This is a predicted structure of a 343-nucleotide part of an RNA (small-subunit ribosomal RNA, central domain) from an uncultured bacterium. The RNAcentral record of the full RNA draws on Greengenes.

Context: one part of a larger RNA
RNA sequence: CUGGGUGUAAAGGGUGUGUAGGUGGCCUGAUGGGUCAGGUGUGAAAUCUGGUUGCUUAACAACCAAACCGCAUUUGAAACUAUCGGGAUCGAGGGCAUGAGAGGAGAGUGGAACUCGCGGUGUAGCGGUAGAAUGCGUGGAUAUCGCGAGGAAUGCCGAUGGCGAAGGCAGCUCUCUGGCCGGCCCUGACACUGAAACACGAAAGCUGGGGGAGCAAACGGGAUUAGAUACCCCGGUAGUCCCAGCCCUAAACGAUGUACACUUGGCAUAUGCGAUUUCGUAUGUGCCGGAGGUAACCUGUUAAGUGUACCACCUGGGGACUACGCUCGCAAGGGUGAUACUC
Numbered sequence: 001c002u003g004g005g006u007g008u009a010a011a012g013g014g015u016g017u018g019u020a021g022g023u024g025g026c027c028u029g030a031u032g033g034g035u036c037a038g039g040u041g042u043g044a045a046a047u048c049u050g051g052u053u054g055c056u057u058a059a060c061a062a063c064c065a066a067a068c069c070g071c072a073u074u075u076g077a078a079a080c081u082a083u084c085g086g087g088a089u090c091g092a093g094g095g096c097a098u099g100a101g102a103g104g105a106g107a108g109u110g111g112a113a114c115u116c117g118c119g120g121u122g123u124a125g126c127g128g129u130a131g132a133a134u135g136c137g138u139g140g141a142u143a144u145c146g147c148g149a150g151g152a153a154u155g156c157c158g159a160u161g162g163c164g165a166a167g168g169c170a171g172c173u174c175u176c177u178g179g180c181c182g183g184c185c186c187u188g189a190c191a192c193u194g195a196a197a198c199a200c201g202a203a204a205g206c207u208g209g210g211g212g213a214g215c216a217a218a219c220g221g222g223a224u225u226a227g228a229u230a231c232c233c234c235g236g237u238a239g240u241c242c243c244a245g246c247c248c249u250a251a252a253c254g255a256u257g258u259a260c261a262c263u264u265g266g267c268a269u270a271u272g273c274g275a276u277u278u279c280g281u282a283u284g285u286g287c288c289g290g291a292g293g294u295a296a297c298c299u300g301u302u303a304a305g306u307g308u309a310c311c312a313c314c315u316g317g318g319g320a321c322u323a324c325g326c327u328c329g330c331a332a333g334g335g336u337g338a339u340a341c342u343c
Base pairs, nucleotide, nucleotide: 004314005313006312007297008296012311014200015199016198017197021193022192023191026087027086028085029084030083031082033081034080035077036076037075038074039073040072041071042070049065050064051063052062053061054060091190092187093186094185095184096183099180103177104176105175106174107173108172109171110154114150115149116148117147118146119145120144121143125136126135162169163168205246206245207244208243209242210241214240215239219235220234221233222232257310258309259308260307261306262305265288266287267286268285269284270283271282272281273280274279292299293298316343317342318341325336326335327334328333
């Protein structure tokens, strides 16, 4: 140097944008750096390899040959690669009009439910549980009717459905805005991946300021129990909500990196386009299965099949999502990440 892997055994970065780097589609001309062929020079000796010979043999030694797989120089070759130039359109991108969508941001607004307040009716219970009790109630509760206030979440439609890079996104309306599918025209390889960097990143948590109906860590009480720091019940504060700023982690999962090409099928579904009776086609979303793959499970055109390019990661278990150092953070803590020892 070559050789193994990453769905579940160790192993895919939480996700994207993208710098360096690596890699790169078709036709054609030139050059000749890489590449290939030949020549020349050099590549000390010993060693190594082959042969012969000498010590009785061997080790050992001598001689001859080959080799020293390299470098320099020179003459050529031009397929591939590279560089420079020309061309094309299928990769990629742009423009135009169209379509679907809980994609994002801001503003406004609706109804149901709930709690509270006020008023009416009304009277002894209500609530809660397996059964109870704590709790609420004659200072009039629960129930019921009317009015008002408040905060949060958006029933049905609703889906095995849709959108988004991921996290995630759901009442309705308006404004601004991103992406995507298929059609026509334009640019003409402008591409793929991507260390670093930057951006986003559920919930919980933190800082400041608001808000606070319901729910509810902590906490108090009632039960249960041998005990009950729980499960059940009655209360209840942070928090949950909004604005600004941090935190940066998850079973951040399809436990499956991204891109491209190729490889039998059937069924369902969403959204387009073309036909218009069933059908065809494209992009998604699912189920079942063929070849193949796989230790098996399973996977199977949405690959874990067959290949290419690039990145990340793995190398026995524990110690250890640790220590130390560095770095980020207000903190909580995050990132990076061992040794000894032990099996």